This is a predicted structure of a 350-nucleotide part of an RNA (small-subunit ribosomal RNA, central domain) from an uncultured bacterium. Its mean pLDDT, the model's own confidence on a scale to 100, is 85.

Context: one part of a larger RNA
RNA sequence: CUGGGUGUAAAGGGCGUGUAGCCGGGGGAGCAAGUCAGAUGUGAAAUCUAUGGGCUUAACCCAUAAACUGCAUUUGAAACUGUUCUUCUUGAGUGCUGGAGGGGCAAUGGGAAUUCCUUGUGUAGCGGUGAAAUGGGUAGAUAUAAGGAGGAACCCCCGUGGGGAAGGCGGAUUGUUGGACAGUAACUGACGGUGAGGCGCGAAAGUGUGGGGAGCAAACCGGAUUAGAUUCCCUGGUAGUUCCCACCGUAAACGAUGAAUAUCUAGGUGUGCGGGGUCUGACCCCCGGCGUGCCGCCGUAAACCCAAUAAGUAUUCCACUUGGGGAGUACGAUCGCAAGGUUGAAACUC
Numbered sequence: 001c002u003g004g005g006u007g008u009a010a011a012g013g014g015c016g017u018g019u020a021g022c023c024g025g026g027g028g029a030g031c032a033a034g035u036c037a038g039a040u041g042u043g044a045a046a047u048c049u050a051u052g053g054g055c056u057u058a059a060c061c062c063a064u065a066a067a068c069u070g071c072a073u074u075u076g077a078a079a080c081u082g083u084u085c086u087u088c089u090u091g092a093g094u095g096c097u098g099g100a101g102g103g104g105c106a107a108u109g110g111g112a113a114u115u116c117c118u119u120g121u122g123u124a125g126c127g128g129u130g131a132a133a134u135g136g137g138u139a140g141a142u143a144u145a146a147g148g149a150g151g152a153a154c155c156c157c158c159g160u161g162g163g164g165a166a167g168g169c170g171g172a173u174u175g176u177u178g179g180a181c182a183g184u185a186a187c188u189g190a191c192g193g194u195g196a197g198g199c200g201c202g203a204a205a206g207u208g209u210g211g212g213g214a215g216c217a218a219a220c221c222g223g224a225u226u227a228g229a230u231u232c233c234c235u236g237g238u239a240g241u242u243c244c245c246a247c248c249g250u251a252a253a254c255g256a257u258g259a260a261u262a263u264c265u266a267g268g269u270g271u272g273c274g275g276g277g278u279c280u281g282a283c284c285c286c287c288g289g290c291g292u293g294c295c296g297c298c299g300u301a302a303a304c305c306c307a308a309u310a311a312g313u314a315u316u317c318c319a320c321u322u323g324g325g326g327a328g329u330a331c332g333a334u335c336g337c338a339a340g341g342u343u344g345a346a347a348c349u350c
Stems, first nucleotide, its partner, number of pairs: 003322004007304002012318001014201004021194003025088007033081002035077008049065006091191001092188003095184004103177006110154001115149007126135001162169001206247003210243002215241002220236001222234002258317005264312001267295007275287003299306001323350003332343004
């Protein structure tokens, strides 16, 4: 390579968009590149295979046949693939009607709480712990009341509930904007699927410039604990956490499960959002669509389990894997301000 695989054994790209490529719905007509059939030429000899023969046999040698599965030219076939033309509506998209939603971005105003400041009341304790101490307090703390400042986060509602491609999204109002769903069947007429590269998005931490800084809190300073304690516990506390702009590009980025298709393949039961029916009652009940859960056959699986949201049955395309360590290291390349990221070995060893 072929092959077998990828939930947990090695292995699904963090997620999207999309280029090349690969794959692709129904009917009709043409062409004949692939495909199939015939013919002709060629496919050197030797070798190989079959049969026969020659050396005493064998190896070896000789003869004949077959074969050389290929290539070229030519004549046909037209089902399939391809290609050209035409047509269709079920795939895909558009329109119209409708409701749902923490989807994104921006602006505005809101209340509770912590901290700080000012003032009043008030007096000896407060705080903290397993117990303490460091700490703070007669220069009046803690507590309590009133006023003010500032930053960050939004209790209840909250729900295996919602919307988003993923990361992620939750107080309120307004503006703006993306997507999905249901119904309808007016329009286009295969416009589709996947997607190497490319491009974009991408938690937290980290980085650069400038703001901001209440609480929390790496580092750090003390106090304890301990044989020691560079920890766990306590009093403090700086980066950071927050905002604008620009980088970084990684996570157990997880459903550890790539995307798409199928009138495919028992059912049962919740829930979210549309629709239809029966009733008309704004209920219940029945049917069906899209999501989201649980249970459970067939089947699959090493087992656990999965089971119409498949890990079942099939098809298409991409990514990845091929014993452990060495090692996600070295070297090279490339990206980055840096930290580092991406790509990614070998010797050796078991």